[in-house]
RNAcentral holds the full RNA, with entries from ENA. Predicted 3D model of a 679-nucleotide part of an RNA (large-subunit ribosomal RNA, domain II) from a Prochlorotrichaceae cyanobacterium. The organism belongs to Prochlorotrichaceae, within Bacteria. The prediction has a mean pLDDT of 84.
Context: one part of a larger RNA
RNA sequence: UCCUACGAGUUGCUCUUCACUAGCGAGGUUAAGGGUCUAAGGCCCGGAGCCGAAGCGAAAGCGAGUCUGAAUAGGGCGUAUAGUUAGUGGAGGCAGACGCGAAACCUUGUGAUCUACCCAUGGCCAGGAUGAAGCUUUGGUAACACAAAGUGGAGGUCCGAACCGGUUGACGUUGAAAAGUCUUCGGAUGAGCUGUGGGUAGGGGUGAAAGGCCAAUCAAACUGGGAAAUAGCUCGUACUCCCCGAAAUGCAUUUAGGUGCAGCCUUAAGUAUAGUGUCAUAGAGGUAGAGCUACUGGUUGGAUGCGGGGGUUUCAUCGCCUACCAAAUCCUGUCAAACUCCGAAUGCUAUGACAUGUUUCUUAGGAGUGAGGGCCGGGGUGCUAAGGUCACGGUCCGAGAGGGAAAGAACCCAGACCAUCUGCUAAGGUCCCCAAAUAUGUGCUAAGUUGAUCAAACGAGGUCAGACUGCAUUGACAGCUAGGAUGUUGGCUUGGAAGCAGCCAUUCAUUUAAAGAGUGCGUAACAGCUCACUAGUCGAGCGGUCUGGCAUGGACAAUAAUCGGGCAUAAGCACAUUACCGAAGCAAUGGGCUCGUUAAGAGCGGUAGGGGAGCAUUCUGGUUGCGCUGAAGGUUGGCUGUGAGGCUGGCUGGAGCGGCUAGAAAAGAAAAUGUAGGA
Numbered sequence: 001u002c003c004u005a006c007g008a009g010u011u012g013c014u015c016u017u018c019a020c021u022a023g024c025g026a027g028g029u030u031a032a033g034g035g036u037c038u039a040a041g042g043c044c045c046g047g048a049g050c051c052g053a054a055g056c057g058a059a060a061g062c063g064a065g066u067c068u069g070a071a072u073a074g075g076g077c078g079u080a081u082a083g084u085u086a087g088u089g090g091a092g093g094c095a096g097a098c099g100c101g102a103a104a105c106c107u108u109g110u111g112a113u114c115u116a117c118c119c120a121u122g123g124c125c126a127g128g129a130u131g132a133a134g135c136u137u138u139g140g141u142a143a144c145a146c147a148a149a150g151u152g153g154a155g156g157u158c159c160g161a162a163c164c165g166g167u168u169g170a171c172g173u174u175g176a177a178a179a180g181u182c183u184u185c186g187g188a189u190g191a192g193c194u195g196u197g198g199g200u201a202g203g204g205g206u207g208a209a210a211g212g213c214c215a216a217u218c219a220a221a222c223u224g225g226g227a228a229a230u231a232g233c234u235c236g237u238a239c240u241c242c243c244c245g246a247a248a249u250g251c252a253u254u255u256a257g258g259u260g261c262a263g264c265c266u267u268a269a270g271u272a273u274a275g276u277g278u279c280a281u282a283g284a285g286g287u288a289g290a291g292c293u294a295c296u297g298g299u300u301g302g303a304u305g306c307g308g309g310g311g312u313u314u315c316a317u318c319g320c321c322u323a324c325c326a327a328a329u330c331c332u333g334u335c336a337a338a339c340u341c342c343g344a345a346u347g348c349u350a351u352g353a354c355a356u357g358u359u360u361c362u363u364a365g366g367a368g369u370g371a372g373g374g375c376c377g378g379g380g381u382g383c384u385a386a387g388g389u390c391a392c393g394g395u396c397c398g399a400g401a402g403g404g405a406a407a408g409a410a411c412c413c414a415g416a417c418c419a420u421c422u423g424c425u426a427a428g429g430u431c432c433c434c435a436a437a438u439a440u441g442u443g444c445u446a447a448g449u450u451g452a453u454c455a456a457a458c459g460a461g462g463u464c465a466g467a468c469u470g471c472a473u474u475g476a477c478a479g480c481u482a483g484g485a486u487g488u489u490g491g492c493u494u495g496g497a498a499g500c501a502g503c504c505a506u507u508c509a510u511u512u513a514a515a516g517a518g519u520g521c522g523u524a525a526c527a528g529c530u531c532a533c534u535a536g537u538c539g540a541g542c543g544g545u546c547u548g549g550c551a552u553g554g555a556c557a558a559u560a561a562u563c564g565g566g567c568a569u570a571a572g573c574a575c576a577u578u579a580c581c582g583a584a585g586c587a588a589u590g591g592g593c594u595c596g597u598u599a600a601g602a603g604c605g606g607u608a609g610g611g612g613a614g615c616a617u618u619c620u621g622g623u624u625g626c627g628c629u630g631a632a633g634g635u636u637g638g639c640u641g642u643g644a645g646g647c648u649g650g651c652u653g654g655a656g657c658g659g660c661u662a663g664a665a666a667a668g669a670a671a672a673u674g675u676a677g678g679a
Base pairs, nucleotide, nucleotide: 001679002678003677004676005675006674011095012094013093015092016091017090018089019088020087021086022085023084024083027051028050029049033045034044035043036042055062056061065077066076067075068074098236099235101233105226106225107224109222110221116200117199118198119197120196121195122194123193124192125190127159128158129157130155134151135150136149137148138147139146163187164186165185169182170181171180202218204214205213206212239614240613241612242611243610244609249262250261251260252259253258263369264368265366266365267364268363269362270361274359275356276355277354278353279352280351281350282349283348289342290340291339296336297335298334301331302330303329304328307325308324309322310321311320312319372397373396374395375394376393377392379390380389381388402413403412404411417591418590419589420588422587423586424585428581429580430579431566432565433564437578439577440576441575442574443573444572450568451567458553459552462550463549464548465547466546467545468544469543470542471541479537480536481535482534483533485510486509487508490504491503492502516531520529521528592604593603594602595601615668617665618664619663620662621661622660623659624658625657626656633652634651635650636649637648638647639646640645
């Protein structure tokens, strides 16, 4: 992992409630028990009791009323009748109550053959090293002390086997082993190691103390019991078809992943010109916008300048002045969620008309939901960050398949009853992969830009188009030829300053076709080259500014790269046009089901969930059949039903098994890290 079997809403209750069915009905009903007779059982007694027929009040009590109250007021609860018994079903309650699952708690016992510590009694420690005290002798002292040599053999002494331990590394890790092997290492006469017998027991022991150890189990052992502890938690919960179809919200909660009530779903019964839409009319309102000498505040520049600062003057005032600050007013410009002189659209309320016709609402039974999410719009919060967060409106996913977007919960198109080798379309597409245009017309792009998936500030004689404007056959623009002079080296400055270091300036004047007291290069300073400007040559357009289109640089990420790919100069981009393809959409043909008065017609996506109708299995009553001329079961074909399923042929098998009808359930498995067996 697979196969087979088993495996989860059950049962009880003189309980509660609702629906349906049946009996009786202002009544309904018996319980225990008794009698009679049976295969089971039935029938007849039995009225104790229970429910209902009257309520209100705390009660006395009164009573279609009663309580409150001073009340004949008002108000509360009642009154205008339908119940009851049984059966079946839905749901609730009490019980283990759909099944499996704790960690734990309490209680009775069993354990110290492992291990911890203790008691009693035994055993064991090769060999080597060091050489304490004491003692002896000698030296030494007044006598001691002290010194040397020898003797001696102490020690939680040293080295190192047995023994005990377990430091390092490797191996082992479904091991040889539920803790080992190899290497290396510590202790090894001691707080040493060890045999045997014995002691301490679970909130207890023992502990040179690690929460260690107490039989591979320890922050409270193991075993039986309370016990099916409890589990607002996780997982699982078994056949079919048909109809409808949610919620992820509000309030509350020792509440937040639970629950109660409401909301939304379903079923039954009832229900009024109920509900909904459009139009018209009448309203409430202060949003968007707008505005502000209409308020409250904010705010640019200017005018005027209350008041203040500074200066001046004075003994002190008064006064005068001001490149200062500045109230208020005026002009100008401007802002506001908590500003408003104003003020929509939508939405909301009411009335009427028209359309639709139970979609509304009420009562009763049954629920589920109470983690929501994306996108669009107008907002708050945040960074006008987030696949962020909060509330509002819409929509879809959730619970929605199909086509498109390469792929894709919610983006675009579109809501799947079934069948068809029919047609038309939507979004989106039409070179090939790949169904359909290598379509048509006019432009643009040269970057493979682009080809549905990122890009900015800023830069740039890319290129196309448009607008405005200047010059130009009295010859423009570019090129070429020639000139580009004189006073003068302007003045000053300076070592020098001559157009060209710097400063000054009526940067002037003359000759001219034209030529600056000089545009740049250059020299130490000159010189030299060049420009402005002018003539000639040439012969038709040449410049400037702004706007728009498409391109360009800016341009950096982790699998070698790529528009989905191939590839494409269109098969790219823009505008316009025609045709075609394209879905479970629409249509066509046939069929099924639901609702509906026959009908006409409408409907039939669906999770949680509600409702309806069925199939199959086992057993029982009744009834009716089959079977050794072959039952059940197995296996393989055929037919049939929307489906669960049913019927039947062959082979196998070898003795039981069906149909119809009614009833009863140990009544349907793919999942529970399900249980057992097998592979």